Predicted 3D model of a 351-nucleotide part of an RNA (small-subunit ribosomal RNA, central domain) from an uncultured bacterium. It matches the Rfam family "Bacterial small subunit ribosomal RNA". Gene Ontology terms of the family: ribosome and structural constituent of ribosome. The coordinates come from a structure-prediction model, not an experiment, and the mean pLDDT is 84.
[in-house]
Context: one part of a larger RNA
Parts: sequence; structure tokens; C1' cells
RNA sequence: CUGGGCGUAAAGGGUGUGUAGGUGGUUUGAUAAGUUGGAAGUGUAAUACCCAGGGCUUAACUCGGGUGCUGCUUCCAAAACUGUCAGACUUGAGUGUCGGAGAGGAUAGUGGAAUUCCUAGUGUAGCGGUGGAAUGCGUAGAUAUUAGGAGGAACAUCAGUGGCGAAGGCGACUAUCUGGACGAUAACUGACACUGAGGCACGAAAGCGUGGGGAGCAAACAGGAUUAGAUACCCUGGUAGUCCACGCUGUAAACGAUGGAUACUAGAUGCGGGGGGUAUUCACUCCUUCCGUGUCGCAGCUAACGCAAUAAGUAUCCCGCCUGGGGAGUACGGCCGCAAGGUUGAAACUC
Repeated sequence: CUGGGCGUAAAGGGUGUGUAGGUGGUUUGAUAAGUUGGAAGUGUAAUACCCAGGGCUUAACUCGGGUGCUGCUUCCAAAACUGUCAGACUUGAGUGUCGGAGAGGAUAGUGGAAUUCCUAGUGUAGCGGUGGAAUGCGUAGAUAUUAGGAGGAACAUCAGUGGCGAAGGCGACUAUCUGGACGAUAACUGACACUGAGGCACGAAAGCGUGGGGAGCAAACAGGAUUAGAUACCCUGGUAGUCCACGCUGUAAACGAUGGAUACUAGAUGCGGGGGGUAUUCACUCCUUCCGUGUCGCAGCUAACGCAAUAAGUAUCCCGCCUGGGGAGUACGGCCGCAAGGUUGAAACUC
């Protein structure tokens, strides 16, 4: 390399959108590029390979002969499949109409509980903290309690293997703007589809830049303890940061450690959102159907664990990735970044 693989052994890109490319529903006609069959030429100057021989004593070596050579070119024929051209269809896809669900997104405003701080009142010697203490706060009146005020951040209960989103993620309330999915219908378009190297966009936390903000929490730091030591665990403080606006960074056990799409393959039972039906005063109960989300389970698969219509089953298409451990996600170079660093990504050597 042919291959074989990717939940946990090496291996699914963090996620989407989409270019090239690859692949592609039913049907009619044409065509003949692929395809299939036949013929001719070439492959054939020599060599190599194979077959049976000749010549050096044999062999290596060498001589002539035969069979044959993936393929290439031309012509003829076939028309099932693929392609191309022309036409048609509605099941895939999309649009329309009606309907309800949702922490989907953005902006603005509003609310109550709690922490902290400030002011005032009551009140007096402690408070706080721990395994036990101490640092710390407090007679300049703390803690506790009452009233008023300020400010920032987060939204208890509802809350649910509940919902929504491509993923990251999203949870007080109201308004405005706005994306997607689902159900019913079958009016419209008529294959418009799937995937997607590059590209582009989004992308938790931490971090960076500029300007705000700063209640609580809290890397760093300081002190008190613990300890043989304690650059920790525990305690008292506390700055970046956490919050907002704009810009950058582009990584995570970015996980279902499971790429996307389509079709098929026993069932049982929950939950969420729709539709239809039966009975009824009324579906809340019963039957059925579509979508989503869980649990269990047959066949099958799996090294086992387990997966099992939300597949890790049976198949097709497209993309990404793996090829012993360490060295190493390192070095060098390229690209990106303000930096931190990211991305691409070896070898020597060694087992």
C1' cells in the first nucleotide's frame, strides 16, 4: 500500500453555515461518453517472465523458436445500468394557510428577599471564629434589635432523568424587536436534495486592551493556627478578577468520551408538545397518530462492559480522524495573536 478500524484499547473535527468536489427519487423518449461484446492494428527492435529445445563436460552463461503481456488506437454492434439532452410526475425538499408550546436570542424598563455599608434610636460587654484556639472587631459603645437611606450582584419557592437552542449555553417580572422547531391541512413549486476539503460565522471558564462599576465572593498577598517543617488543608483580612460597554483571545473531561443524512428491523412503560376517535352532562380517565425526551427489554452486534427504533443492529452516501509506548502535542519553519499563547507538526535517541 491492499486493508482494518474510531463509546471505554490509537482514533469523531467544539458547533453550525456553505464553495469546489463526491453522491442522489419515480417515469418516457433520444444519445452513445462510461459500460458490454466482436474485429483490425499496436504492444513484437532488443530485453525481462513462461514452455519445450540447441551450444560450451554440467551449471551460471549463451543461441534461435513458441506461448503470452495490464494496456493503447481505430472500426462495427448492443442499449440494461451510470452519464448527457428533451419532456412528465409527487412520495424527498421547500412554500402557503390555520393552531398551540417553550429559561431560544437582543434591547429597554420594573420588582421583592438577602448580604454589606451609612445615619438615627434602644441597649451593655462582649462579638466573631475553631477540633481547640489565636490573629481580627468592640467602652471612641461593637454584636443584638428597630427605623430610614445607599449600592452592587444574583433571582428562593414554582423546578421536574421538565422545556428551548447547532453547539457553547439559557431560569424574577413586563414591553418591543426577532430566530427555529412541532401539529393539522394538501392549495402552490416540481428533485429545487444529502454531505461538505478550503472559506466564513458562532464558541464555557480563565486571560488581555480601553473606559466604567465594585455589594458579596475571592487567585496573589498579609497575619493567626496546625505541623518536625506547612510556601497547604482550617481561621481573620484582602487586591486583581467576578459585573457593564466595545474590542481581542479561540481553548475545555467543548462528553453521549458515540460526525451528518436516509431507509429498514419484536415489544413494554413513564414524561413533555400537538392532532383524530369512542363513550359521556363534560374526556381528567379509554383507543389511536405525529414530534421530542427517559427507563427496561427481544433479535442482532460487542473482547467484555454494554448498545438495542434517540443503535454501538442491517445497509447506502459524504466528511473528519487512527496505524506500538516514550521523546512530544515538544523542536524547527509557516500562519494567527497586544501578550499569554493557539494552530499546523517532525526527527535523532530509547524501550